Context: one part of a larger RNA
RNA sequence: GAUGAACGCUGGCGGCGUGCUUAACACAUGCAAGUCGAACGAAGCACUUUACCUGAUUUCCUUCGGGGAUGAUUGUUCUGUGACUGAGUGGCGGACGGGUGAGUAACGCGUGGAUAACCUGCCUCACACAGGGGGAUAACAGUUGGAAACGACUGCUAAUACCGCAUAAGCGCACAGCACCGCAUGGUGCAGUGUGAAAAACCCCGGUGGUGUGAGAUGGAUCCGCGUCUGAUUAGCUUGUUGGCGGGGUAACGGCCCACCAAGGCGACGAUCAGUAGCCGGCCUGAGAGGGCGACCGGCCACAUUGGGACUGAGACACGGCCCAGACUCCUACGGGAGGCAGCAGUGGGGAAUAUUGCACAAUGGGGGAAACCCUGAUGCAGCGACGCCGCGUGAGCGAUGAAGUAUUUCGGUAUGUAAAGCUCUAUCAGCAGGGAAGAUAAUGACGGUACCUGACUAAGAAGCUCCGGCUAAAUACGUGCCAGCAGCCGCGGUAAUACGUAUGGAGCAAGCGUUAUCC
Numbered sequence: 001g002a003u004g005a006a007c008g009c010u011g012g013c014g015g016c017g018u019g020c021u022u023a024a025c026a027c028a029u030g031c032a033a034g035u036c037g038a039a040c041g042a043a044g045c046a047c048u049u050u051a052c053c054u055g056a057u058u059u060c061c062u063u064c065g066g067g068g069a070u071g072a073u074u075g076u077u078c079u080g081u082g083a084c085u086g087a088g089u090g091g092c093g094g095a096c097g098g099g100u101g102a103g104u105a106a107c108g109c110g111u112g113g114a115u116a117a118c119c120u121g122c123c124u125c126a127c128a129c130a131g132g133g134g135g136a137u138a139a140c141a142g143u144u145g146g147a148a149a150c151g152a153c154u155g156c157u158a159a160u161a162c163c164g165c166a167u168a169a170g171c172g173c174a175c176a177g178c179a180c181c182g183c184a185u186g187g188u189g190c191a192g193u194g195u196g197a198a199a200a201a202c203c204c205c206g207g208u209g210g211u212g213u214g215a216g217a218u219g220g221a222u223c224c225g226c227g228u229c230u231g232a233u234u235a236g237c238u239u240g241u242u243g244g245c246g247g248g249g250u251a252a253c254g255g256c257c258c259a260c261c262a263a264g265g266c267g268a269c270g271a272u273c274a275g276u277a278g279c280c281g282g283c284c285u286g287a288g289a290g291g292g293c294g295a296c297c298g299g300c301c302a303c304a305u306u307g308g309g310a311c312u313g314a315g316a317c318a319c320g321g322c323c324c325a326g327a328c329u330c331c332u333a334c335g336g337g338a339g340g341c342a343g344c345a346g347u348g349g350g351g352a353a354u355a356u357u358g359c360a361c362a363a364u365g366g367g368g369g370a371a372a373c374c375c376u377g378a379u380g381c382a383g384c385g386a387c388g389c390c391g392c393g394u395g396a397g398c399g400a401u402g403a404a405g406u407a408u409u410u411c412g413g414u415a416u417g418u419a420a421a422g423c424u425c426u427a428u429c430a431g432c433a434g435g436g437a438a439g440a441u442a443a444u445g446a447c448g449g450u451a452c453c454u455g456a457c458u459a460a461g462a463a464g465c466u467c468c469g470g471c472u473a474a475a476u477a478c479g480u481g482c483c484a485g486c487a488g489c490c491g492c493g494g495u496a497a498u499a500c501g502u503a504u505g506g507a508g509c510a511a512g513c514g515u516u517a518u519c520c
Base pairs, nucleotide, nucleotide: 001519002518003517005516006515007514008513009512012392013391014390015389016388017387018385019384020350025348026347027346029345030344031343034092035091036090039089040088043085044084045082046081047080051076052075058069059068060067061066099303100302101301108228109227110226111225112224113223114222115221118220119219123216124215125214126213127212128211129210131165133163134162140155141154142153143152144151145150171196172195173194174193175192177190178189179188180187181186201208202207203206229275230274231273236266237265238264241263242262243261244260246258247257248256278300279299280298281297282293283292284291285290305326306325307324308323309322328339329338330337331336356382358381359380360379364378365376366375367374368373395425396424397423398422405416406415407414408413429461432455433454434453435452439447464509465508466507467506468505469490470489471488475504476503477502478501479500485492486491
């Protein structure tokens, strides 16, 4: 000098930051990922409309018994529209965003290359196309099992769900050719034969979509050179091990996996083993070289109760998905089930120690949607904490009878000290009253009646902490008497202690001041 700090004493205001470093310990409760009716069927509701039933009222005829016309209303049915609800099929998104640092000494990270060994949803551009059919299934209804979770059977139905068929320039695969190029396997371009695989509509009258191919963009994957802590009181390690050939597998190369063959491969330039550790941009310190650290913010990696596994998908071996096993917790009718805060708050526990079960989607960004809009504990804000940095205030001027008090004294005085009192001013901050934004505009403001502005008002509401032997700025008195105690080092204290305790005075810093811990 520094800190994600803690502890002691003290504490006025504001701004900007920052806040579980320990138990990757266990978690009550709420929220954190949905959305689309312009893909689809069905249910309920409202309106509209068609037909039928009932038949108030009015009117006509009458032999007064009745008959005809009109048709309010009720109910059922049909057509269409609208908006909503909670389910269902379907699409996109739940692989982003957010958290944590357990593991990892590794191509994990950093840096520089390679892919003639690769993939890429949404987005952009270009070219071509979208013909004609089919069978189901959830929802629903019925029956039924179970305490529940959750099912089973039968029947009905739709689609941008699913499946054949047609079309095939381009595309994939196989065979084979020419030209050019290269880095060995090869690459690029051109043409040939065979063979394989596509599609979907919706709103509405110009839009949104769909299929195939090529190019781009973005994102990812793999490989390599170099660098990346400590220990030799760890010296040998290795059998899919090292290489080849052939195959499998993958988006792709490869012992990645497999069969066979060979016997190799690594190591004092430190293999193997053990310990520790996420890496970096950076941060702290230092004149620098270095040393230490890796909180916040940003990039990469790994993980999601522990271990394993795959499914779906453009993308996961998936924090708020699935399956199995383990531990733990909960429900149970004992047959069986449910769960995963290292998301935001919050609880217990651990600890010297670390916050609210807040407001809002107004802004920025993200997901869905044609849009309106919905969702968003990302984010924007607010709350708590002197935890840090910065700024401001706790008044200013005049004021000597040098008051009183206190301390000391050689008793004369000296110090506190212009300090106070008193007089004259001022109003920053806080408090009171009134007005009141920008941020966002076509409209919409959580923050917030906040920031800010104006007015009135009273010196009022606002100073402590450590030290005073030397280092080191600042001394006297009393008490104590090697006791009590102090102490970073040297060292003080055994009867005049500037070193202990108290008082007065002084020095330093100041809303802080000291101590402890750690680093340079």